Predicted 3D model of a 350-nucleotide part of an RNA (small-subunit ribosomal RNA, central domain) from an Actinomycetota bacterium. Its Rfam family is "Bacterial small subunit ribosomal RNA". Gene Ontology terms of the family: structural constituent of ribosome and ribosome. NCBI's taxonomy places the organism under Bacteria, Bacillati, Actinomycetota.
Context: one part of a larger RNA
RNA sequence: UUGGGCGUAAAGCGCGUGUAGGCGGCUUGGUAAGUCUGGCGUGAAAUCUUGGGGCUCAACCCCAAGCCUGCGCUGGAUACUGCCUCGCUCGAGUCCGGGAGAGGAAAGCGGAAUUCCCAGUGUAGCGGUGAAAUGCGCAGAUAUUGGGAAGAACACCGAUGGCGAAGGCAGCUUUCUGGAACGGUACUGACGCUGAGACGCGAAAGCGUGGGGAGCAAACAGGAUUAGAUACCCUGGUAGUCCACGCCGUAAACGAUGGGCACUAGUUGUGGGCGGUGUCGACUCCGUCCGUGACGAAGCUAACGCAUUAAGUGCCCCGCCUGGGGAGUACGGCCGCAAGGCUAAAACUC
Numbered sequence: 001u002u003g004g005g006c007g008u009a010a011a012g013c014g015c016g017u018g019u020a021g022g023c024g025g026c027u028u029g030g031u032a033a034g035u036c037u038g039g040c041g042u043g044a045a046a047u048c049u050u051g052g053g054g055c056u057c058a059a060c061c062c063c064a065a066g067c068c069u070g071c072g073c074u075g076g077a078u079a080c081u082g083c084c085u086c087g088c089u090c091g092a093g094u095c096c097g098g099g100a101g102a103g104g105a106a107a108g109c110g111g112a113a114u115u116c117c118c119a120g121u122g123u124a125g126c127g128g129u130g131a132a133a134u135g136c137g138c139a140g141a142u143a144u145u146g147g148g149a150a151g152a153a154c155a156c157c158g159a160u161g162g163c164g165a166a167g168g169c170a171g172c173u174u175u176c177u178g179g180a181a182c183g184g185u186a187c188u189g190a191c192g193c194u195g196a197g198a199c200g201c202g203a204a205a206g207c208g209u210g211g212g213g214a215g216c217a218a219a220c221a222g223g224a225u226u227a228g229a230u231a232c233c234c235u236g237g238u239a240g241u242c243c244a245c246g247c248c249g250u251a252a253a254c255g256a257u258g259g260g261c262a263c264u265a266g267u268u269g270u271g272g273g274c275g276g277u278g279u280c281g282a283c284u285c286c287g288u289c290c291g292u293g294a295c296g297a298a299g300c301u302a303a304c305g306c307a308u309u310a311a312g313u314g315c316c317c318c319g320c321c322u323g324g325g326g327a328g329u330a331c332g333g334c335c336g337c338a339a340g341g342c343u344a345a346a347a348c349u350c
Stems, first nucleotide, its partner, number of pairs: 003322004007304002012318001014201004021194003025088002029084003033081002035077008048066007091191001092188003095184003103177007110154001114150008125136002162169002206247006215241002220236004258317006266295011299306002323350003332343004
């Protein structure tokens, strides 16, 4: 609960594709369902309202009118909505062109670093800390040189930069592949927007099977610290981190801001495209479209702040909120191998 809201107070689903539904550009004619209107019928009585009357008043009762906001039938109107229909091109899409990009998948390759192994040089320490100790080292460590092996991550470029719906994406090359922007304006002709369900994607951790394992490192062990120290610091170290396939489906999944369209001052930086000026040319400068930042007018806001990338002004559609705790819990259902996830109360209490 015809209300008001959702950046930070409760509240935008993590993100997409899309079913039903809701909503939908300009225009011709038709129809007349919605809509408007006339008439007829019905809308019981009581109740209610107004006027009048009767009990000495009132309550109460009686009479009349109104009301009964509605429904049905029938005649008419045609602006708007719906339906059918003739068209249109500005919404949407297709096509053509030259460009940008860590967008995705697979395969291959590279160098630095780290650890380990072998060999050389070499000798007593190394390591670590606030200080130490555990630890490693005369069975030759640390350091240094050469060789080899392995796994993981890609310094500089690098950005306040780019791409992606989100999660996210970064060494190089090749192959396959998605999307977007710009320019041209040839084509289709409203094909659109949103989207309950549904389906798909979805960081990290975690799970299953098999591999891999250099470094790092939950757990664990030891050394310190301390009153204690199940921690912070140190020495080790297993899952895991990596790969393949299959699950899980969560997050401060954040811009804490759903999507679409239109409108509403500017200034400045930056990425991509196009045009113009200019030039031998690169650059610069000017204009324009798209993206991404900073600052700011009006306006909005409880304030902070937002401000053409709106939290401004409007319309369409979806999701969500309704005092704190109990509780994102119990129960039930669905999903999952499990961990658990999704949906989601109440008693009681302040």